């Protein structure tokens, strides 16, 4: 320098234009228990940035940073 692939909670992931954006740990609290750990419930907390298409974008398009992998 060119070309694939990715980026979503604090950590890992699901998410094929309309779902309150999933699920796990996580964290706090309520329940259980003589105590604790284990369990169940509740509850916080997220879509790398910009611009475009559409009524409507986490999803499609362009660009741009980062990060992996290939050619050179």
């Nucleotide at each position: 320098g060119c070309g694939c692939c990715g980026a979503u909670a604090g950590u890992g992931u699901a998410g094929u234009g309309g779902u309150c954006a999933u699920c796990a740990c996580u964290a706090g609290g309520c329940g259980u228990u003589g105590c604790c750990a284990a369990c169940g419930c509740c509850u916080a907390a997220a879509c790398c940035c910009g611009g475009g298409u559409u009524c409507g974008a986490a999803u499609c398009c362009c660009g741009g940073u980062c990060g992996g992998c290939g050619c050179a």
Transfer RNA from Methanothrix sp., 72 nucleotides, folded computationally.
NCBI's taxonomy places the organism under Archaea, Methanomicrobia, Methanotrichales, Methanotrichaceae, Methanothrix.
Its Rfam family is "tRNA". Rfam describes the family as follows. Transfer RNA (tRNA) molecules are approximately 80 nucleotides in length. Rfam classes the family as a transfer RNA.
The same sequence occurs in records of 6 taxa.
The prediction has a mean pLDDT of 82.
RNAcentral holds the sequence, with entries from ENA, GtRNAdb and Rfam.